[in-house]
Context: one part of a larger RNA
RNA sequence: CUGGGCGUAAAGCGCGCGUAGGCGGUUUUGUAAGUCGGAUGUGAAAGCCCUGGGCUCAACCUGGGAAUUGCAUUCGAUACUGCUUGACUAGAGUAUGGUAGAGGGAAGUGGAAUUUCCGGUGUAGCGGUGAAAUGCGUAGAUAUCGGAAGGAACACCAGUGGCGAAGGCGGCUAGCUGGGCCGAGUCUGACACUCAUCCGCGAAAGCGUGGGGAGCAAACAGGAUUAGAUACCCUGGUAGUCCACGCCGUAAACGAUGGGCACUAGGUGCCGGGUCUCUAGACGGAUUCGGUGCCGCAGUUAACGCAUUAAGUGCCCCGCCUGGGGAGUACGGUCGCAAGGCUGAAACUC
Numbered sequence: 001c002u003g004g005g006c007g008u009a010a011a012g013c014g015c016g017c018g019u020a021g022g023c024g025g026u027u028u029u030g031u032a033a034g035u036c037g038g039a040u041g042u043g044a045a046a047g048c049c050c051u052g053g054g055c056u057c058a059a060c061c062u063g064g065g066a067a068u069u070g071c072a073u074u075c076g077a078u079a080c081u082g083c084u085u086g087a088c089u090a091g092a093g094u095a096u097g098g099u100a101g102a103g104g105g106a107a108g109u110g111g112a113a114u115u116u117c118c119g120g121u122g123u124a125g126c127g128g129u130g131a132a133a134u135g136c137g138u139a140g141a142u143a144u145c146g147g148a149a150g151g152a153a154c155a156c157c158a159g160u161g162g163c164g165a166a167g168g169c170g171g172c173u174a175g176c177u178g179g180g181c182c183g184a185g186u187c188u189g190a191c192a193c194u195c196a197u198c199c200g201c202g203a204a205a206g207c208g209u210g211g212g213g214a215g216c217a218a219a220c221a222g223g224a225u226u227a228g229a230u231a232c233c234c235u236g237g238u239a240g241u242c243c244a245c246g247c248c249g250u251a252a253a254c255g256a257u258g259g260g261c262a263c264u265a266g267g268u269g270c271c272g273g274g275u276c277u278c279u280a281g282a283c284g285g286a287u288u289c290g291g292u293g294c295c296g297c298a299g300u301u302a303a304c305g306c307a308u309u310a311a312g313u314g315c316c317c318c319g320c321c322u323g324g325g326g327a328g329u330a331c332g333g334u335c336g337c338a339a340g341g342c343u344g345a346a347a348c349u350c
């Protein structure tokens, strides 16, 4: 190299964009690089292999052949691949008419609730728990009514519902903006797929500067529990949680399942669109395209299970795995303000 794998055994990069590279639709012309065939030269001899011969046989020696799978030159073949010429429209994109949506960013705005403050009513408790206590309250709390302030989150709708590449996205309103789907089929004419390096996005926590701070709440304090209780429970409570800008770049970043295309029984629900049918209309029925679930055949799997949203059958491209521990550690490099991230061993041991 060939070979085996990656849902759960080791193994799919968190996600995307895209360069090099790899790979690529139908048809025509030319070429003949790859590919295939012939010839010539060369591929030393010995050895190996086949077939003869010589030592009485054998080992051994020796004649011939084959092999030497290669290289070079030359003559041909043209199906496939490449290059080249012209054309095509089924892939891909574009225009157009519709359409659903918590897709994104930014501005404004609404009500409920918690808390605090002010005022009224009102009086001895409130709160909390398994039970209590710490705590709050006669300086008038809790409860209740009115008012004000401020921050954060948006009950019901709400749904194995929707949107997004992933992370993720949920009150309402207008403006800005990305993508999808459907219809008819305008235009371009293979422009496609994948993608090392690069670049971008990337929950939470954390970091820097400046704001903000209602509730919640690491740390911390106190009260309980307990043999102890650096916990679970309770009363408080600071970072943080929120905003702006800049970092960090991780996760059980999960469908633990990379992307694209094609093919391979069905049944049933939901979401978005189209067509036909029924109807006065709606409802309904049939069918088709896209999405999202469940069940299930063939097949597959170690089993569990998967099963047109494949883990089935194939092709193309990328990433990754190779016993457990040591260890995602050390060293080096690189990124970061730091925390740390990425890359990533060995000795030794079982």
Stems, first nucleotide, its partner, number of pairs: 004321003007304002012318001014201003021194002025088003030083002033081002035077008049065006091191001092188002096183004103177002107173003110154001115149007125136002162169002206247006215241002220236004258317006266295012299306002323350003332343004
Small-subunit ribosomal RNA, central domain from an uncultured prokaryote, 350 nucleotides, folded computationally. The prediction has a mean pLDDT of 90. Its Rfam family is "Bacterial small subunit ribosomal RNA".